The part of an RNA shown here (small-subunit ribosomal RNA, 5' domain) has 509 nucleotides and comes from an uncultured bacterium. Its Rfam family is "Bacterial small subunit ribosomal RNA". Its family is annotated with structural constituent of ribosome and ribosome in the Gene Ontology. The RNAcentral record of the full RNA draws on ENA and SILVA. Model confidence (mean pLDDT): 84 of 100.
Context: one part of a larger RNA
RNA sequence: GACGAACGCUGGCGGCGUGCUUAACACAUGCAAGUCGAGCGAGGGUAAAGGACAGCAAUGGAAUUUACUCGAGCGGCGGACGGGUGAGUAACGCGUGAGCAAUCUGUCCUUGACGGCGGGAUACCAACUGGAAACAGUUGCUAAUACCGCAUAGGACCACAGUGCCGCAUGGCACAGGGGUGAAAGGAGCAAUCCGGUCGAGGGUGAACUCGCGUCCUAUUAGGUAGUUGGUGAGGUAACGGCCCACCAAGCCUGCGAUAGGUAGCCGACCUGAGAGGGUGAUCGGCCACACUGGAAUUGAGAGACGGUCCAGACUCCUACGGGAGGCAGCAGUGGGGAAUAUUGGGCAAUGGGCGAAAGCCUGACCCAGCAACGCCGCGUGAGGGAAGAAGGUUCUCGGAUUGUAAACCUCUGUCCCAAGAGAAGAGGGAAAGACGGUAUCUUGGGAGGAAGCCCCGGCUAACUACGUGCCAGCAGCCGCGGUAAUACGUAGGGGGCGAGCGUUGUCC
Numbered sequence: 001g002a003c004g005a006a007c008g009c010u011g012g013c014g015g016c017g018u019g020c021u022u023a024a025c026a027c028a029u030g031c032a033a034g035u036c037g038a039g040c041g042a043g044g045g046u047a048a049a050g051g052a053c054a055g056c057a058a059u060g061g062a063a064u065u066u067a068c069u070c071g072a073g074c075g076g077c078g079g080a081c082g083g084g085u086g087a088g089u090a091a092c093g094c095g096u097g098a099g100c101a102a103u104c105u106g107u108c109c110u111u112g113a114c115g116g117c118g119g120g121a122u123a124c125c126a127a128c129u130g131g132a133a134a135c136a137g138u139u140g141c142u143a144a145u146a147c148c149g150c151a152u153a154g155g156a157c158c159a160c161a162g163u164g165c166c167g168c169a170u171g172g173c174a175c176a177g178g179g180g181u182g183a184a185a186g187g188a189g190c191a192a193u194c195c196g197g198u199c200g201a202g203g204g205u206g207a208a209c210u211c212g213c214g215u216c217c218u219a220u221u222a223g224g225u226a227g228u229u230g231g232u233g234a235g236g237u238a239a240c241g242g243c244c245c246a247c248c249a250a251g252c253c254u255g256c257g258a259u260a261g262g263u264a265g266c267c268g269a270c271c272u273g274a275g276a277g278g279g280u281g282a283u284c285g286g287c288c289a290c291a292c293u294g295g296a297a298u299u300g301a302g303a304g305a306c307g308g309u310c311c312a313g314a315c316u317c318c319u320a321c322g323g324g325a326g327g328c329a330g331c332a333g334u335g336g337g338g339a340a341u342a343u344u345g346g347g348c349a350a351u352g353g354g355c356g357a358a359a360g361c362c363u364g365a366c367c368c369a370g371c372a373a374c375g376c377c378g379c380g381u382g383a384g385g386g387a388a389g390a391a392g393g394u395u396c397u398c399g400g401a402u403u404g405u406a407a408a409c410c411u412c413u414g415u416c417c418c419a420a421g422a423g424a425a426g427a428g429g430g431a432a433a434g435a436c437g438g439u440a441u442c443u444u445g446g447g448a449g450g451a452a453g454c455c456c457c458g459g460c461u462a463a464c465u466a467c468g469u470g471c472c473a474g475c476a477g478c479c480g481c482g483g484u485a486a487u488a489c490g491u492a493g494g495g496g497g498c499g500a501g502c503g504u505u506g507u508c509c
Base pairs, nucleotide, nucleotide: 001508002507003506005505006504007503008502009501012379013378014377015376016375017374018372019371020337025335026334027333029332030331031330034077035076036075039074040073043070044069045068046067047066048065049064053060054059084290085289086288093215094214095213096212097211098210099209103207104206108203109202110201111200112199113198114197116150117149118148119147125140126139127138128137129136130135156181157180158179160177162175163174164173165172166171186195187194188193216262217261218260223253224252225251228250229249230248231247232246233245235243265287266286267285268284269280270279271278272277292313293312294311295310296309315326316325317324318323343369345368346367347366351365352363353362354361355360382412383411384410385409392403393402394401395400416450417446418445419444420443421442422441426436453498454497455496456495457494458479459478460477464493465492466491467490468489474481475480
């Protein structure tokens, strides 16, 4: 000098930040991922029309139609983002620079071509059945942008045969021959048209993989390794590869530190320092890993998936004892641990995200507010005048000295404060829309009123006397003070330093 700090004493205001460093301990409760009716069928509600039928009539009123609306189910997109944590990891994990002629990429942009004809189911629903529940089963009915079949087909893919160009080894690109394989879905609107669908090409974005270099401590860890190292073949993957498998060979790493053990997420950055360097990895940003513990796959463009599935385990809860349910390292909050770390708040107004043609819905991301001197910065606690140098205190050589212009007193001011009135920007474009917030700010009025402490005074180190105590009580960062005049202990007066803070402790330079 610095801090995500804590502790002691003290504490007026504002702005901007920051706030479980410990138990990746366990969690009550609420919320944190939905959306689309312009993909689909059924159903409900409201309004209007309608009018079978009943009735002598008044009147009641089924089917049906239109508009608006609700939402279970099928279907689509999104739940792989956003948010959290740092357990694990010494590793191509991260940083940096390359490679991919070994790769994939939903939505988006540009562009080419196409969208013909059919089919069978199923959820919802109904009936029945089992179960305490969670839930499940049987039969029957129905729709689609759900599912399936046929057609159409371009070097899109496959095998065969060919030409040209190029390269960095395997090879790549372009053209082109006959053959084979494989596609689609509709919706809204009166319409124009718009939103979608299928197969390609190019781009963008995102991702996978490979490599050079760098990346803590211990040699009181010296040898380690059998899928191990390489080859051939087959499998698998988006893709290369012992990635996996069969066979063959005996290799491979290591004193330039293998292997083992310990510790640790990495970086941009942050702290310190003249720099070199040393330390750290909170907040913010990038990457990685994890989601009760361990394992696995499914779906999908993308997951080995925090608020999905399955299996096993520990724990908690429900149970009719047969069986079930759960996962805050999301936001709040609770218990526990701890020296120690906040509200079970408001709003989608802004920014951004998901869905939707849109209106809009959802969004504990985010924007705000609350709590905390935790940090930084700013402001205030008054200003000018005022000597009878008042009183009081302290001290004294009793003359005085000091507190001290300090106070009183006089004249002012109004930051902050209180009251009243006005009142935003933040909302880019035509309208609407402001949580914050009646906040900031402005005007008027009131009135010095409501706002100062903490540490130190032997030397280092700025600031001295009195009393008490008497190697006691105590102080102390180091040197050291205290045993009867202690500037070093305790109190008082005075002084010094900093100031809404001041000291102490811890850690780093």